Record summary: A computed fold for a 332-nucleotide part of an RNA from Cocos nucifera, annotated as large-subunit ribosomal RNA, domain IV. It matches the Rfam family "Bacterial large subunit ribosomal RNA". Rfam links the family to the GO terms ribosome and structural constituent of ribosome. Its mean pLDDT, the model's own confidence on a scale to 100, is 85. The source organism's lineage runs through Eukaryota, Embryophyta, Euphyllophyta, commelinids and Cocos.
[in-house]
Context: one part of a larger RNA
RNA sequence: CUCUCUCUAAGGAACUUGGCAAAAUAGCCCCAUAACUUUAGGAAAAGGGGUGCCUCCUCAUAAAGGGAGUCGUAGUGACCAGGCCCGAGUGAUUGUUUACUAAAAACACAGAUCUUCGCAAAGUCGUAAGACCAUGUAUGGGGGCUGACACCUGUCCAGUGUCGGAAGGUCAAAGAAGUUGGUGACCUGAUGAUAGGAGAGCCGGCGAUCGAAGCCCUGGUGAACGACGGCAGUAACUAUAACGGUCCUAAGGUAGCAAAAUUUCUUGUCGAGUAAGUUCUGACCUGCACAAAAGGCGUAACAAUCUGGGCAUUGUCUCGGAGAGAGGCUCG
Numbered sequence: 001c002u003c004u005c006u007c008u009a010a011g012g013a014a015c016u017u018g019g020c021a022a023a024a025u026a027g028c029c030c031c032a033u034a035a036c037u038u039u040a041g042g043a044a045a046a047g048g049g050g051u052g053c054c055u056c057c058u059c060a061u062a063a064a065g066g067g068a069g070u071c072g073u074a075g076u077g078a079c080c081a082g083g084c085c086c087g088a089g090u091g092a093u094u095g096u097u098u099a100c101u102a103a104a105a106a107c108a109c110a111g112a113u114c115u116u117c118g119c120a121a122a123g124u125c126g127u128a129a130g131a132c133c134a135u136g137u138a139u140g141g142g143g144g145c146u147g148a149c150a151c152c153u154g155u156c157c158a159g160u161g162u163c164g165g166a167a168g169g170u171c172a173a174a175g176a177a178g179u180u181g182g183u184g185a186c187c188u189g190a191u192g193a194u195a196g197g198a199g200a201g202c203c204g205g206c207g208a209u210c211g212a213a214g215c216c217c218u219g220g221u222g223a224a225c226g227a228c229g230g231c232a233g234u235a236a237c238u239a240u241a242a243c244g245g246u247c248c249u250a251a252g253g254u255a256g257c258a259a260a261a262u263u264u265c266u267u268g269u270c271g272a273g274u275a276a277g278u279u280c281u282g283a284c285c286u287g288c289a290c291a292a293a294a295g296g297c298g299u300a301a302c303a304a305u306c307u308g309g310g311c312a313u314u315g316u317c318u319c320g321g322a323g324a325g326a327g328g329c330u331c332g
Stems, first nucleotide, its partner, number of pairs: 001327008010318002014316001019313001027051005036041001038148001052070002055067004071075001083311005089305001090303002095107002111146001113144005123132003149298001151296002154228003159225002161221005168216003175209001178206006186197003229247003233243001256290001257287001268284004
């Protein structure tokens, strides 16, 4: 010097990103316990008091209680053994997760909702056989999204998707009346070369016409993908604009909340808390760029969650010091 511990006057978070770490609290019995609340809780809330030993009594030789006494600084005498309170955010809760840097506000969840599937089900795996679903049968199975509960969940179907419709338009392969090209059995001249005729069959080309779904078309549908405006004017101070005008749109953001896990400007402005507060909290609304199941807004209980304040407590600090053990170093 490093590590692991013990103690430390006065102060008591002045330390620090931050009370990180440490200290403090602690068992059992009695008293006493608030807001809030889903009436179960919150709650061991908080906050007080007691606790050893001896003897007597109630008594059952237990436990518990009562009386009288006694010792210590200290009686759960060692070990073991909750710190607490207040205010916000988030997620309802128990649970799950990145085996080896993340335990969370992420995932899951009960509940809500949409959609699909009539059983040889839909969906999934496999080329197939076959299998799961399921020895299940719509109070069931699959998929999507949301995420207890309370109050709610607004407008837009123009685009995309999806579901329905079938009148019309378009439209494939296949078929096809017809038309056209090649080849050409056969016939004649005459028996051959050669020439002429005839047209069955076969192989093609074009093709009126017939021809499903789809698309066009036409309706529905948002807890489907999604979207939810601008300009200038106006009131008897000023300011603002309930109001009317105009342009555009499918429709122009409703309730609720709001400098927010979202606010750039920004340490917004005004309050509370502090001597002093970029954090925190209550409001305001000028929402750069909240917003209603990619849910909105609340919410008791819960949380090794995140954030602000307070009490208690302390070597975190003012600011260091002393000691024990282990290691290092120096000397031997």